[in-house]
RNA sequence: GGGGCAAGCUGUGCAGCCGCGGCGGGACAGACAGCCCGUCGAGGAAAGUCCGGACACCGCAGGGCAAGGGUGGUCGGGAAACCCGACCCGGGGAAACCCGCGGGAAAGUGCCACAGAGACAUACCGCCGAUGGCGCGGCCACACGUGAGUCGCGCACAGGCAAGGGUGAAAAGGUGCGGUAAGAGCGCACCGGCGUCCCGGUGACGGGGCGCGUCCAGGCAAACCCCACCCGGUGCAAGGCCAAGCAGGACCGAUGAAGCUGCCCGCCGAGGUCCAGGUAGGCCGCACAGAUGGAUGGCUGCCCACGACAGAAUCCGGCUUACCGGCCUGCUACGGAG
RNA sequence: GCCGCCGUAGCUCAGUUGGUAGAGCAGCGGACUUUUAAUCCGAAGGUCCUGGGUUCGAGCCCCAGCGGCGGCA
Numbered sequence: 001g002g003g004g005c006a007a008g009c010u011g012u013g014c015a016g017c018c019g020c021g022g023c024g025g026g027a028c029a030g031a032c033a034g035c036c037c038g039u040c041g042a043g044g045a046a047a048g049u050c051c052g053g054a055c056a057c058c059g060c061a062g063g064g065c066a067a068g069g070g071u072g073g074u075c076g077g078g079a080a081a082c083c084c085g086a087c088c089c090g091g092g093g094a095a096a097c098c099c100g101c102g103g104g105a106a107a108g109u110g111c112c113a114c115a116g117a118g119a120c121a122u123a124c125c126g127c128c129g130a131u132g133g134c135g136c137g138g139c140c141a142c143a144c145g146u147g148a149g150u151c152g153c154g155c156a157c158a159g160g161c162a163a164g165g166g167u168g169a170a171a172a173g174g175u176g177c178g179g180u181a182a183g184a185g186c187g188c189a190c191c192g193g194c195g196u197c198c199c200g201g202u203g204a205c206g207g208g209g210c211g212c213g214u215c216c217a218g219g220c221a222a223a224c225c226c227c228a229c230c231c232g233g234u235g236c237a238a239g240g241c242c243a244a245g246c247a248g249g250a251c252c253g254a255u256g257a258a259g260c261u262g263c264c265c266g267c268c269g270a271g272g273u274c275c276a277g278g279u280a281g282g283c284c285g286c287a288c289a290g291a292u293g294g295a296u297g298g299c300u301g302c303c304c305a306c307g308a309c310a311g312a313a314u315c316c317g318g319c320u321u322a323c324c325g326g327c328c329u330g331c332u333a334c335g336g337a338g
Numbered sequence: 339g340c341c342g343c344c345g346u347a348g349c350u351c352a353g354u355u356g357g358u359a360g361a362g363c364a365g366c367g368g369a370c371u372u373u374u375a376a377u378c379c380g381a382a383g384g385u386c387c388u389g390g391g392u393u394c395g396a397g398c399c400c401c402a403g404c405g406g407c408g409g410c411a
Stems, first nucleotide, its partner, number of pairs: 001334001003332004008327003013302006020041007043309001047320002050318005055235004068231005073087005088102001089100004103226002108224002110220003124165002126161003131158002133155007140147003173191006192215001193212008239284004248275005259267002339410007348363004357394001366380004387403005
C1' cells in the first nucleotide's frame, strides 16, 4: 500500500421563519376556547410478534403422576429465555477467524429409494481347490488285470475365502510386512477404536501408561422413542369504575301521580319513585413523548454530498430481519521501501 | 393491538411413516362435422412463495423472511 477478518460508535448538523401535540404559567372579575411566554416531543431498529417477564382476569388447598409442549456440550452471568460471554469437541479456511437444535444408535420399533449378490446381512464376477471325490498317466506289488499302496497331471463335484473387480451416499477399521492352497486381525508394527489406571482441568475434555484382535459390528433421533431439566390458561380488544335509551322487577297512582309551587286552596289530568345487571358512550389501566379526528412537518441559507431503512399505541429485557453512508480500534497473510 | 390458518401447472385442488410431482377444467395440435359446439386421441406446460440448515437425498423435517386469508370489542 491494496486485500481479508472481527468488534464498537453514529444514523445529518447549525441558524432563521411558519406550523402541530402534551404539560406549566400569565392577562381578562371568573371558567372554557382563543392569545402570549416557558418547557418537553419517535428508533437503532419504534418493525416481525420469535422468546422471556411485569401487570390483569380465570382456574387451582398443598403435593405427585399422566397427557401435551419446549430446551439439550461445559462453566459462568442473568429475574427468566429459542438470551449473553468464555472454553471444549466436530466441520470449513493458508491465517486472522467463521459455522454447528452439539444428550442417547450395545433399551426397543422403524427407514435406508434406484443400483447392487448382499443395506446389517451376503457371495454375482473372481481366487483357491491344501482335504475329500472323479478321470488320466508313471512307479510298485502280485494271483497278470487288478489294487484300502505311492507320485504327478487334469476337472471344478463337495467345499474353502472375502483379498481384488463391480454397485452405491454408505459394504464387518486403515496402511505395510509376514503368512497361506487361496485368503483373512490369522500373526506382527504403526495409526484408529474400546476398557482401565495415573496426571492436568471446577467441568465439558485433553495427555500418558497398561490391557483387549470376540475390535460388539454402518447411518438417520431437525423419524417414533429413551434420558435430564422446564412449563396452568388467556392476553391491555386483559381488566376495573361511572352509566343514557329500550326491555325487566318492587312500590305508589282516577279514593287523583307528576307539574304550576316551599305549604294550603285552586288549575290540570297519567304517569311517578326506587332497584339490580348492564348496552351505546365516557373515564381509568396509560407511562418525566404519548393520543383515540390519533401530534414531530414545511421553506430558506451554509456544507464536495440534499441524506438509507423506517415511524410509537400497556411497559420492560432479549433475538431476528431491513438499512445510503461516515468515524474509530484490533488481528491476519501478501507485496514494496529502509 | 393480540391470536390462528394457508401458499404446489393459467384456475381449483391432491400429494405420509422423506425416495424421479399428479388430477379436473382451461389453452395447443389432430380426428369427426358443410361449420361450430359436444365427443375421441395426442403432446406440452412446475425455481412446489423465498433464503439457509439437517440428511446420501426435502413439496414433506427445522430456522428465518415475504405474501394472502380469517377470528377477537